[in-house]
Context: one part of a larger RNA
């Protein structure tokens, strides 16, 4: 110089404490260990692996396994040769299927005459290909993580013999190395912030697929004339600077106020500095070395990746009355639709089937939001709570739901009465609770993720203490 200390100081942060909801105790979904198995492919492993890669494992995906098959090869380039009744496609047997043997259809294009040239496709032959095989401790490129923390450095000067040090300490202030003020330092640059996206107010432009104040009609439905005001829409501009007032301060600032839709960083998103972890990732790419070349390469068929004594993580549904259940009735935002969304009619108790308008979308659909609220009923119980769990009977998707789909009816109704020690999230439109979408997707193990909007809290005395950080100082047998 740094790291580190059950040393010091002084800060900060859902780190504690103040609060409010879980998670650990049930049943279940899903990862992961473990065992088992032909095979349960493979990779992530303390925060920072574990509903993760996988934003979709019946077959395919698929990398594993068992059989069946191929060896210039499922794919590329290069020479040789045949065709151009080439390639393609239909159909017939066999075969589980790759595959195999057979029959039919099927006349490239240019330039010109019996040729070139160009394309395609078959076949041989060998250079090759192929390898989801190993080496993230050979690597690019990504990424995670301290941490969006408020540090990290660099030039020239000065100081030390020298490694270094100064600036960057210091007093003050800020989320901030943020600015003020000092000071052998004086600048500088990567980060701070700002410029970006988005929501909060106004105005301006615009008015159709959106809107309806104020006139007239009206089947009462912006329906229809018609209007450009309003909501909205999506472009363009204002606006918020501690700008003004008071107090404090040397000054940065700092309390408090006015006005204002918005006040001291407005709120929320993108934006991750030098470096740390020999930190993931050769299975998403690429790529060094290495190994396999009739197989560690390829096709196909069945099975696995869905196993289960058990242990854990993350969820999801409850154990009820601030609830269930049945009737009635309000109010969203986002986003997706032509191989699609599919109103309306009719058939089904129902998932659904039949017909079918409209809509390449502010036009037409998906789409009735749900808690909510009115009224009825249960009466504290293993129940009208919970709803796994098995039997039956179906629907749809798809060649195909047996291993192994998701959904409906009808029945059955387990565990469960708030969950030990331990542990976790959140400071506001945020937790909590309510439901809506999309993406992957034939469908679907979605309760996951990403998003959206409805209702809408508590609590924060305060920094002793546990966690992790940052600035200074100090001690050291450590680098």
């Nucleotide at each position: 110089u740094g790291a580190c200390g059950g040393g010091g100081a002084c800060c900060c942060g859902c780190a504690c404490a103040a609060g409010c909801g879980g998670u650990g105790g049930a049943g279940c979904a899903u990862g992961u260990g473990g065992u088992u198995u032909a095979a349960u492919u493979c990779g992530a492993a303390g925060c920072a692996a574990c509903g993760c890669g996988a934003a979709g494992a019946a077959c395919c995906u698929u990398a594993c396994c068992a059989g069946g098959a191929c060896u210039u090869g499922a794919c590329a380039u290069c020479c040789u040769a045949a065709u151009c009744g080439u390639a393609u496609u239909u159909c017939c047997u066999a075969g589980a299927g790759a595959u195999a043997g057979g029959a039919g259809a099927g006349u490239c294009a240019g330039u010109u005459u019996g040729g070139c040239u160009g394309g395609a496709u078959u076949a041989g032959u060998g250079a090759c290909a192929g390898g989801u095989g190993c080496u993230g401790c050979a690597u690019g490129g990504c990424u995670g993580u301290c941490g969006u923390c408020a540090g990290c450095u660099c030039g020239u000067g000065u100081c030390g013999u020298g490694a270094g040090a100064u600036g960057u300490u210091g007093g003050g202030u800020u989320a901030a190395g943020u600015c003020c003020c000092g000071c052998a330092a004086c600048g500088a640059g990567c980060g701070c912030a700002a410029c970006c996206c988005u929501c909060g107010c106004c105005u301006c432009u615009a008015g159709u697929u959106g809107c309806c104040a104020g006139c007239a009609c009206u089947u009462c439905g912006g329906g229809u004339g018609g209007g450009a005001a309003c909501u909205c829409u999506a472009g363009g501009g204002g606006g918020a600077c501690u700008g003004c007032c008071u107090g404090g301060g040397a000054a940065a600032c700092c309390a408090g106020g006015a006005g204002g839709a918005a006040g001291g960083c407005g709120g929320g998103g993108a934006u991750g500095a030098c470096g740390u972890c020999u930190a993931g990732u050769c299975a998403g790419c690429a790529u060094g070395g290495u190994c396999c070349u009739u197989a560690c390469g390829u096709c196909c068929u069945g099975g696995g990746c869905u196993a289960c004594a058990c242990a854990c993580g993350u969820g999801c549904u409850a154990c009820a009355a601030u609830g269930g259940c049945c009737a009635a009735u309000a109010c969203a935002a986002a986003c997706c639709g032509u191989u699609g969304c599919g109103a309306c009619u009719u058939c089904g108790c129902g998932a659904g089937g039949a017909g079918a308008a409209g809509c390449u979308a502010a036009u037409c659909g998906g789409c009735u939001a749900a808690a909510g609220u009115u009224g009825g009923u249960c009466c504290c119980a293993g129940u009208u709570c919970g709803g796994a769990u098995u039997g039956g009977a179906g629907u749809c998707u798809g060649c195909a739901a047996c291993u192994c789909g998701a959904c409906u009816c009808c029945a059955u109704g387990a565990a469960g009465u708030u969950g030990g020690a331990a542990u976790c999230g959140c400071u506001a439109g945020u937790a909590a609770u309510c439901g809506u979408a999309g993406a992957u997707c034939a469908g679907c193990a979605a309760u996951g993720c990403u998003g959206c909007g409805g209702u809408g809290a508590a609590u924060a005395c305060g920094u002793u203490c546990c966690c992790g950080g940052g600035u200074c100082u100090u001690g050291u047998a450590c680098a």
Small-subunit ribosomal RNA, 3' major domain from an uncultured bacterium, 479 nucleotides, folded computationally.